[in-house]
Context: one part of a larger RNA
RNA sequence: UGACGGGGGUCCGCACAAGCGGUGGAGCAUGUGGUUUAAUUCGAUGAUACGCGAGGAACCUUACCUAGGCUAGAAUGCAUAUGGACCGUUCCUGAAAGGGAACUUUCCUUCGGGACUGUAUGCAAGGUGCUGCAUGGCUGUCGUCAGCUCGUGCCGUGAGGUGUUGGGUUAAGUCCCGCAACGAGCGCAACCCCUAUCCCAUAGUUGCCAGCGAGUAAUGUCGGGGACUCUAGGGAAACUGCCUACGCAAGUAGAGAGGAAGGAGGGGACGACGUCAAGUCAUCAUGGCCUUUAUGCCUAGGGCUACACACGUGCUACAAUGGCAGGUACAAAGGGUAGCUACACCGCGAGGUGAUGCCAAUCCCAAAAAGCCUGUCUCAGUUCGGAUUGGAGUCUGCAACUCGACUCCAUGAAGCCGGAAUCGCUAGUAAUCGCGAAUCAGCAAUGUCGCGGUGAAUACGUUCCCGGACCUUGUACA
Repeated sequence: UGACGGGGGUCCGCACAAGCGGUGGAGCAUGUGGUUUAAUUCGAUGAUACGCGAGGAACCUUACCUAGGCUAGAAUGCAUAUGGACCGUUCCUGAAAGGGAACUUUCCUUCGGGACUGUAUGCAAGGUGCUGCAUGGCUGUCGUCAGCUCGUGCCGUGAGGUGUUGGGUUAAGUCCCGCAACGAGCGCAACCCCUAUCCCAUAGUUGCCAGCGAGUAAUGUCGGGGACUCUAGGGAAACUGCCUACGCAAGUAGAGAGGAAGGAGGGGACGACGUCAAGUCAUCAUGGCCUUUAUGCCUAGGGCUACACACGUGCUACAAUGGCAGGUACAAAGGGUAGCUACACCGCGAGGUGAUGCCAAUCCCAAAAAGCCUGUCUCAGUUCGGAUUGGAGUCUGCAACUCGACUCCAUGAAGCCGGAAUCGCUAGUAAUCGCGAAUCAGCAAUGUCGCGGUGAAUACGUUCCCGGACCUUGUACA
């Protein structure tokens, strides 16, 4: 100087407390461990692995296994020699890849050759093989915590100190005051994006419809209009600016005024010096090592989906604030041409057939659901719950046996609110309800990322648990 302390002081955080809802019990989905296997490819492992890489494992993917094949190789460039077209069509063998056979067959030319291609030789190949403890890049975490440093000066023999400590204040090393310090840098904040407001102006199509006219069973449907909504580019607006109280100041308090918004309005992007030899050689790049008729490449089938068991993350429930049936409202954000599909008919349905509009503020996906109204069930393993199993089907796709999703009929398991323990959340949040998208032929999505609807309770307080910041103290630690 640090680090540590079941030392002290000050302070903060859904850290505790106060609340609300869960997990841990059940069934299923998914990941992991273990076991099994010819293979169950590999990586990730306290917090910071475990619905993680994977935003789509039937084949492909695929890296694994078994079997069959290839060897300058699946791709590309160059050099030398040599042959010829290459491509295409057909046949044999085969699971395919591959192997073999037959047919057909050039162009340009300065006649040297060139284009294209086969073979041989050589130089470069190839490797998801090893090392993340050789590395770059990227990332997690402490932590959006308020810290981490430098120049000059001053102090100290020196390590180093000072500044950065102190008194206040703040979300903040934020600002103020003081001070052997005076300044500065990386961080904080602001500048960026979304969102909340508008007697602001601009632009009105595909959006809108107040007033005028036309038309319909009805509908901005038509003429027209730019007022309004909205769209999308600009502008304004919030600064403790004003008032009161306290204070030297910074600032704090106020159910104060005005205002759509008030003291950082809400959310995002943004992550200092560094820590964990943290993670990744399997995104990519790359040193070294290993491999070269194989650890490379092609193909078929299998496996990654196994199952006594253990754990994590979720979904659905155990019901009456509910289930079922009928009727009836109100979103936002997205996607669509190898696509989304109105409408009609067929089918109980998944869906099928015909047909129409839309490269979309125009048409479609599209029904929002919880909600509200009416009826029914009456506390039961039930009209709760839907696992499992049998049968019949639909769709995608060469192909649904291993191993897809969905539909209908039948079946109708566990489960009566969950031990010790443990998690999330402070407001448009939790809880609850549906909608969309990426990936994608299809889908194992209950996942992930977004969108809106309904919409709470509680916070006395900082003694205690966890993590962190500053000052100080002890230390046989570095």
RNAcentral holds the full RNA, with entries from ENA and SILVA. Predicted 3D model of a 478-nucleotide part of an RNA (small-subunit ribosomal RNA, 3' major domain) from an uncultured organism. It matches the Rfam family "Bacterial small subunit ribosomal RNA".